[in-house]
RNA sequence: CAAUUUCAUGGGCAAACCCAGCGAAAGUUGGGGACGCAAAGCUAUGAGUCUAAGGCUGGCAAAGCUAUGAUCGUCAAGCUGCAACG
Numbered sequence: 001c002a003a004u005u006u007c008a009u010g011g012g013c014a015a016a017c018c019c020a021g022c023g024a025a026a027g028u029u030g031g032g033g034a035c036g037c038a039a040a041g042c043u044a045u046g047a048g049u050c051u052a053a054g055g056c057u058g059g060c061a062a063a064g065c066u067a068u069g070a071u072c073g074u075c076a077a078g079c080u081g082c083a084a085c086g
Base pairs, nucleotide, nucleotide: 005083012037013036017032018031019030020029021028022027035073041079042078043077045076046075047074048071049070050069054066055065056064057063
């Protein structure tokens, strides 16, 4: 320096749910709360998934299509971080 994670230390994050707010929605922010996570740290770069305000089609309507929206705790990818023994 790199890889690994088997036994720790000090710790870290925070699912569902509840309250308040933002948003058309998906979802998200703060507080509470812990299901879990060795990257459950960051990045929307690729894919997947979700939503459809607006736009288009349809037209009595219903409805359908569409991401510029969202999801990093869906999978990858890139960057970064702590640590004992081996």